[in-house]
Context: one part of a larger RNA
Molecule: small-subunit ribosomal RNA, central domain
Organism: metagenome
RNA sequence: UUAGGUUUAAAGGGUGCGUAGGCGGACCAGUAAGUCAGGGGUGAAAUCUUGCCGCUCAACGGCAAAACUGCCUUUGAUACUGUUGGUCUUGAGUACAGACGAGGUAGGCGGAAUGUGUAAUGUAGCGGUGAAAUGCUUAGAUAUUACACAGAACACCGAUUGCGAAGGCAGCUUACUAGGCUUGUACUGACGCUGAUGCACGAAAGCGUGGGGAGCGAACAGGAUUAGAUACCCUGGUAGUCCACGCCGUAAACGAUGAUCACUAGCUGUUUGCGAUAUAUUGUAAGUGGCUGCGCGAAAGCAUUAAGUGAUCCACCUGGGGAGUACGUUCGCAAGAAUGAAACUC
Numbered sequence: 001u002u003a004g005g006u007u008u009a010a011a012g013g014g015u016g017c018g019u020a021g022g023c024g025g026a027c028c029a030g031u032a033a034g035u036c037a038g039g040g041g042u043g044a045a046a047u048c049u050u051g052c053c054g055c056u057c058a059a060c061g062g063c064a065a066a067a068c069u070g071c072c073u074u075u076g077a078u079a080c081u082g083u084u085g086g087u088c089u090u091g092a093g094u095a096c097a098g099a100c101g102a103g104g105u106a107g108g109c110g111g112a113a114u115g116u117g118u119a120a121u122g123u124a125g126c127g128g129u130g131a132a133a134u135g136c137u138u139a140g141a142u143a144u145u146a147c148a149c150a151g152a153a154c155a156c157c158g159a160u161u162g163c164g165a166a167g168g169c170a171g172c173u174u175a176c177u178a179g180g181c182u183u184g185u186a187c188u189g190a191c192g193c194u195g196a197u198g199c200a201c202g203a204a205a206g207c208g209u210g211g212g213g214a215g216c217g218a219a220c221a222g223g224a225u226u227a228g229a230u231a232c233c234c235u236g237g238u239a240g241u242c243c244a245c246g247c248c249g250u251a252a253a254c255g256a257u258g259a260u261c262a263c264u265a266g267c268u269g270u271u272u273g274c275g276a277u278a279u280a281u282u283g284u285a286a287g288u289g290g291c292u293g294c295g296c297g298a299a300a301g302c303a304u305u306a307a308g309u310g311a312u313c314c315a316c317c318u319g320g321g322g323a324g325u326a327c328g329u330u331c332g333c334a335a336g337a338a339u340g341a342a343a344c345u346c
Base pairs, nucleotide, nucleotide: 004317005316006315007300008299012314014201015200016199017198021194022193023192025088026087027086028085029084030083031082033081034080035077036076037075038074039073040072041071042070049065050064051063052062053061054060091191092188093187094186095185096184097182098181100179103177104176105175106174107173108172109171110154114150115149116148117147118146119145120144121143125136126135162169163168206247207246208245209244210243211242215241216240220236221235222234223233258313259312260311261310262309263308266291267290268289269288270287271286272285273284274283275282276281295302296301319346320345321344328339329338330337331336
């Protein structure tokens, strides 16, 4: 390279938007670039192939034919692709209507709990553990009551629930804002799908500046345990966790399953719409679960939410280690991230 693959064996980019490119619905007409057919020119010789011949055979050589699958030109064909013009509505989208939701941003408010402070009652313990000790406490703790303050998180509802592209999102409320879905009508008329480079978003931790700091709690200190115990357990506790702005750009960023379209048996829950009723039931659309067929799969299993059957586009893989390392480059304040080998070895 061809080919085969990517849930779990190596392999789906963390997610979206989108440029180039690739691919692209129905009908009519033109054109004839691709495509197909005929003619002409060229495609040196040698080589290759076939036939015949010459060296005793063969290698080798000679002659002839074929071939040189290509390029150029010309005359035609017009199904498909392209291109130009016109038309269409099923793909896609817009408007109106309806219900939906922890979708997002900003502000306000609330109660429980925790901690602290003050005051009161009250007296000898509290706390903690497998058992203890460190720790707190007669300078009055723990416990109980009242008031005040602080920060963070929102019990019950709560659910294979819902929403979001993913990360993720949960007290109540207000404002602004985004979205998909459904039903019917109107409108645009292929406006579509995918998407290298690029741009944006992107948990936690970490970084910078300034705040904040209740609880928890890396590091650290002490007490235990132990042969030891740089741990597990306990008492404390700094960064951090929280807020604003700016970076970082990674995760088992997982459904370990790229996106879009079409087709292919069913049963049973559930969410939100819209219907039909004979009010017993039942259809349909979009989601979200469980189970079992055909088919697929190495099996486990998947199975209309496919890992089935096909189509288009992108990403990625090619034995283990060395190694996601070295070097170089780009990005970053740094931490580091991205790209990413080889020698050697089995």